[in-house]
Molecule: small-subunit ribosomal RNA
Organism: uncultured bacterium
RNA sequence: AGAGUUUGAUCCUGGCUCAGAAUCAACGCUGGCGGCGUGCCUAACACAUGCAAGUCGAACGAGAAAGGGAUCCUUCGGGAACCUGAGUAAAGUGGCGAACGGGUGAGUAACACGUGGGUGACCUGCCCUCUGGAGGGGGAUAACCCGAGGAAACUCGGGCUAAGACCGCAUAAGCCUUCGAGGUCAAACUCAAAGGGAAAAGGAUUUAGCUUUCGAGCUAGAUCCUACCGGAGGAGGGGCCCGCGUCCCAUUAGCUUGUUGGUGGGGUAAAAGCCCACCAAGGCUACGAUGGGUAGCCGGUCUGAGAGGACGGACGGCCACACUGGAACUGAGACACGGUCCAGACUCCUACGGGAGGCAGCAGUGGGGAAUAUUGCACAAUGGGCGAAAGCCUGAUGCAGCCAUGCCGCGUGUGUGAAGAAGGCCUUCGGGUUGUAAAGCACUUUCAGUUGUGAGGAAAGGGGUGUAGUUAAUAGCUGCAUUCUGUGACGUUAACAACAGAAGAAGCACCGGCUAACUUCGUGCCAGCAGCCGCGGUAAUACGAGGGGUGCAAGCGUUAAUCGGAAUUACUGGGCGUAAAGCGUUCGUAGGCGGUCUAUUAAGCAAGAUGUGAAAGCCCAGGGCUCAACCUUGGAACUGCAUUUUGAACUGGUAGACUAGAGUACUGUAGAGGGUGGUGGAAUUUCCAGUGUAGCGGUGAAAUGCGUAGAGAUUGGAAGGAACAUCAGUGGCGAAGGCGGCCACCUGGACAGAUACUGACGCUGAGGAACGAAAGCGUGGGGAGCGAACAGGAUUAGAUACCCUGGUAGUCCACGCCGUAAACGAUGUCAACUAGCCGUUUGUGUCCUUGAGACGUGAGUGGCGCAGCUAACGCACUAAGUUGACCGCCUGGGGAGUACGGCCGCAAGGUUAAAACUCAAAUGAAUUGACGGGGGCCCGCACAAGCGGUGGAGCAUGUGGUUUAAUUCGAUGCAACGCGAAGAACCUUACCAUCCCUUGACAUCCAGAGAAGAGACUAGAGAUAGACUUGUGCCUUCGGGAACUCUGUGACAGGUGCUGCAUGGCUGUCGUCAGCUCGUGUUGUGAAAUGUUGGGUUGAGUCCCGCAACGAGCGCAACCCCUAUCCUUAUUUGCCAGCGCGUUAUGGCGGGAACUCUAAGGAGACUGCCGGUGAUAAACCGGAGGAAGGUGGGGACGACGUCAAGUCAUCAUGGCCCUUACGGGAUGGGCUACACACGUGCUACAAUGGCAGGUACAGAGGGCAGCAAUACCGCGAGGUGGAGCGAAUCCCACAAAGCUUGUCGUAGUCCGGAUUGGAGUCUGCAACUCGACUCCAUGAAGUCGGAAUCGCUAGUAAUCGUAGAUCAGAAUGCUACGGUGAAUACGUUCCCGGGCCUUGUACACACCGCCCGUCACACCAUGGGAGUGGGAUGCAAAAGAAGUGGCUAGUCUAACCUUCGGGAGGACGGUCACCACUUUGUGUUUCAUGACUGGGGUGAAGUCGUAACAAGGUAACC
Repeated sequence: AGAGUUUGAUCCUGGCUCAGAAUCAACGCUGGCGGCGUGCCUAACACAUGCAAGUCGAACGAGAAAGGGAUCCUUCGGGAACCUGAGUAAAGUGGCGAACGGGUGAGUAACACGUGGGUGACCUGCCCUCUGGAGGGGGAUAACCCGAGGAAACUCGGGCUAAGACCGCAUAAGCCUUCGAGGUCAAACUCAAAGGGAAAAGGAUUUAGCUUUCGAGCUAGAUCCUACCGGAGGAGGGGCCCGCGUCCCAUUAGCUUGUUGGUGGGGUAAAAGCCCACCAAGGCUACGAUGGGUAGCCGGUCUGAGAGGACGGACGGCCACACUGGAACUGAGACACGGUCCAGACUCCUACGGGAGGCAGCAGUGGGGAAUAUUGCACAAUGGGCGAAAGCCUGAUGCAGCCAUGCCGCGUGUGUGAAGAAGGCCUUCGGGUUGUAAAGCACUUUCAGUUGUGAGGAAAGGGGUGUAGUUAAUAGCUGCAUUCUGUGACGUUAACAACAGAAGAAGCACCGGCUAACUUCGUGCCAGCAGCCGCGGUAAUACGAGGGGUGCAAGCGUUAAUCGGAAUUACUGGGCGUAAAGCGUUCGUAGGCGGUCUAUUAAGCAAGAUGUGAAAGCCCAGGGCUCAACCUUGGAACUGCAUUUUGAACUGGUAGACUAGAGUACUGUAGAGGGUGGUGGAAUUUCCAGUGUAGCGGUGAAAUGCGUAGAGAUUGGAAGGAACAUCAGUGGCGAAGGCGGCCACCUGGACAGAUACUGACGCUGAGGAACGAAAGCGUGGGGAGCGAACAGGAUUAGAUACCCUGGUAGUCCACGCCGUAAACGAUGUCAACUAGCCGUUUGUGUCCUUGAGACGUGAGUGGCGCAGCUAACGCACUAAGUUGACCGCCUGGGGAGUACGGCCGCAAGGUUAAAACUCAAAUGAAUUGACGGGGGCCCGCACAAGCGGUGGAGCAUGUGGUUUAAUUCGAUGCAACGCGAAGAACCUUACCAUCCCUUGACAUCCAGAGAAGAGACUAGAGAUAGACUUGUGCCUUCGGGAACUCUGUGACAGGUGCUGCAUGGCUGUCGUCAGCUCGUGUUGUGAAAUGUUGGGUUGAGUCCCGCAACGAGCGCAACCCCUAUCCUUAUUUGCCAGCGCGUUAUGGCGGGAACUCUAAGGAGACUGCCGGUGAUAAACCGGAGGAAGGUGGGGACGACGUCAAGUCAUCAUGGCCCUUACGGGAUGGGCUACACACGUGCUACAAUGGCAGGUACAGAGGGCAGCAAUACCGCGAGGUGGAGCGAAUCCCACAAAGCUUGUCGUAGUCCGGAUUGGAGUCUGCAACUCGACUCCAUGAAGUCGGAAUCGCUAGUAAUCGUAGAUCAGAAUGCUACGGUGAAUACGUUCCCGGGCCUUGUACACACCGCCCGUCACACCAUGGGAGUGGGAUGCAAAAGAAGUGGCUAGUCUAACCUUCGGGAGGACGGUCACCACUUUGUGUUUCAUGACUGGGGUGAAGUCGUAACAAGGUAACC
């Protein structure tokens, strides 16, 4: 410090996610030791049991027992008194403490807390200092005794008694109250007067006297100690008040009546409406009152570079609370955790009458929960309470126990060790890896274990001695010194030593990318994984396991929540034209900001000083535990607050001045600026009248509609409403909305010019106000045209639309609402600055040559463009540039501009404005493609123009479907369907049925045996089985070996089984279309672009020119083959002109090499020549010559790629599967089925023909298990027979159409030949299923074929026959060959396909794309909802426990007073006021729930349509 994820790719915007740190954690797996910390975050839920606050006999009275001792008595069991125990235990009075310490965080948004101040408005027990005092009396009461009640708790009555308990009196310097004087801002302070108000003594030692039961007691004195009272001060603690700070919601906007203030009184320790009476009407609030929600606050902790953000557990400070609510008492202090009273809930006891209790103390229990420990030891230390002290108490505390809960440290060995062991895993089978790892060898012993030694935490206290002080005292007490004694829970402490042995000690997560780390097997969109992207559908580095690896390590992962990354709320540090985001516009309030100069002030600001900012923590430097964590000492810091002293530049305040901002006056200018009232013509419509006749109107085409009752057309006239053609313009005006005939009146603003004046008067603007298109609403008018709704006609599958005919609201006017628009420049207002050029509107100045002039200067409004900016597009003096001021707005998409609530509105609705839930994207700009019922250019039998077909019939053949035991398998739009198959009767054959074989029909290896082989016989459908006959081979080093056969064993064979979506190879297709790319350079942030685009041209990215491109490659073309012309060479089997021979005739023969042919090599054609066009180009057009002319014709040849195209059944091949079978053999069957549908063909439907007779002319092929002639037989297929030929020789082999003669005469025929019967031929082991052909007979459909559709541009279509491959036989198919031989092409509008450029795009699986809404189903959250049930709260009442206060002669009453009657005072009771629980009524609010209902979201391949994206087929949107 970043990374992943939107896209085909890119840049941006923007969210989501990850890597880090950290936790009072929990869960999973695992677990050796130690140190130091931490440990109910949930139920402030309920609690059994024990303990957590007592102490003091040196305040007081009273005071046991057990036990022990010795004495007496004894029924020997024991009993009695005495001493001791002991002035002890326990209880009581009294004092101090119990208000600390400990716990918890419910409440609290508050002077609760933090920080800094105030207290001139206060209190303070114990402690310290100073000062003064401490005299003399009195009456009770617990305990105790007696009695009573009660189950108990406890209570009552009578009697006795003490005090440092209680109460008067005396004393009163301070003190308190009141008044006065000075003083002060003020009640400080000083002086003076009146009144009032205190006390408690005890103990130790000792001296003297008295008493004595001889223990001691009493009185007086002295010393000391402790305690007491008044006052002053201190320390520490507390109360109250104030400034500032302190969460969220405005869908909480108004709150308040003791409220705000005053006067007087009450009250408190103390100020105060704290309380009361009266008076006034105030107080708080947009700088957020009031209300609601949440929350203890801080030092700090975590994170972060910081600023910040989150948190407030442990430790420390403060606050609040103690079962819930209320209340006071006591006290220095409480409205009191382990006190009291009352009410309530709950639990327990009960004799049913009544009582008891409060773990949010420490342990512990139940419960809740994902989850949090021992009913431990000790007061040894530290601290606290009491005490004079010893000491007692102390669940504070110190320790231990439990838990890997965290941090830190240590260990689980070290060295050596290659045969790179075994085993595991992988493997290309060679090996690699685990791996020096192990074993082995040599060492060590930390930690754990055993044994032993053994610090420190200890200072006190107590005893003695010495000394000093005090004193009458060498008592005593106190201080100091010294000595002795002596206190440890932890503790089997820490530490050290010895012993033994590698011995007792490693796991967890991860390994697709982010992110370090890879392979095998299993699984097969299953099981599962997943933080995000995403993996898994048979070869998963992503699931599970193994091996290996990586990371961390006594831990490792996961989950939760926090900060970070996130500049993703932006103060530091973001944005708003199109991504989310500028209010529709203006005016203007508060607020914010504000021109120049001078003086002053000192609020902001700056500097210094002082106080404070607790400790702990963080940081730095030391020190102590072996180190570290941890502890400890010091420093720094604590960025803050307050006070104070300076400064005066800037901001602010105050005062004065200025004119550049702003404004006023004057003179002019342009204008659809606004309002009102008039007025004009054209046009539409309607009405009236005339002329006139059959249609008009409307559309893509029609129809509805109008018209013979006279339309439309035309002429004239009238009425009425609305809008104002031309001018008219990226022209004008206005804040925006908006404004358009002409005239008049009223009126706003802008601009120019020249002077004068005011003197910052300014800018922006939350709330607020005004204006605000269209539609809509209300009332009243008006209504020509247009025209939602509606009606009809069309279109359509439908058509609630688009089109047509009508037509109501509305559109218009007046008045009043509404307040919204894609109200847009998608661009807030104001101001300043920053290159130019060209238009245009409207002012004005100068110059002259007076013009449609030139040059300036303002105000507008446009185009282009530099710098700069921008993600890009683009903006660019009219900024989206550079700056300043102010306002508004944004923070992922959806849900949603929706719900609820508020406000506004007559309504429609507007405005303000969420959440649950859901997704990992949504978006912007640009790029490359693809696509478009976008555009331009161009091509193709693409259309058109033609010729002939298919689709109808019959048959053949293939396919689908169906059937079947099987109808084997594959091919499926073009690009499957006479395709694989160039040929299924058996075989083929893969399928089915049945019968058989199991190392196998076939290959290699091993062992044993045997020649191999041949022949016939029996059984069987056959495979096969049985039995028999015959047969001894080849090589040899003589051991044996090589073939071949049989048997056996296991490795293996075998598979047309699966996967063409694992593959190779081959093939199809776009397409013989003209394209597809690269290097370097350049442009762009980039994807990419350029080149390859442009102007021409071509069949062509063919060529030329131009050009930030220059070159190159694969394609095109050419090179190759056939064919068309010619030449040369060659001459048999071919040829035969000339010369001969021969024949009825024939190159038959001699010969020839001219010609044809054959087959080798050459020539030829290149826009080469001429003319024209074109840019002097490329090229095109025409012509000449030529056999052929512009690629001469045909073939082979197929760029980068696309279709997961086809093929595992040609072959090869990975993986998977079968192995007495999915392998192998055999027989028979099937692939040939048949209601049907389709493709491809053949034959036809006839006269351009059929039939019959005669007759002519090819090319290219094939032939020995072959082609087969002549001849003979058969009507024929064919048979018999076999000359010739391995073929330019022989054969197949007659070519047919054609030509010619005859016949038929338009008919189901002399057309057509299907079908069927009969008879045959051939091939073959075999023609039944299931062959071809022949003859005789039979003679079906069919009379030219609907929608639709195919081929073909010349030797082509059409038509005619011939041959071949396959093959025993079996073509209408396929391939090849020649014969005859046309028509037409104007042209590119349209259909299809393709190429280039451009445009739009929401497509990229790329239009067979994407995608919207209703409906149906499931689930989820949510709104409404008659209501229902809780909580909180306002108001009005009721109610009134305990308590406090007021009043009170009803009752009672020790201290003091008394005139002895009583009084004062007190207690109880009564009553009033306040008030908790509780109750009622009525509101508000919140939560839950609710029949039904609304929309929303998400779901598998549901239904209906097709709204949007292309001109999305009616441009879209608001």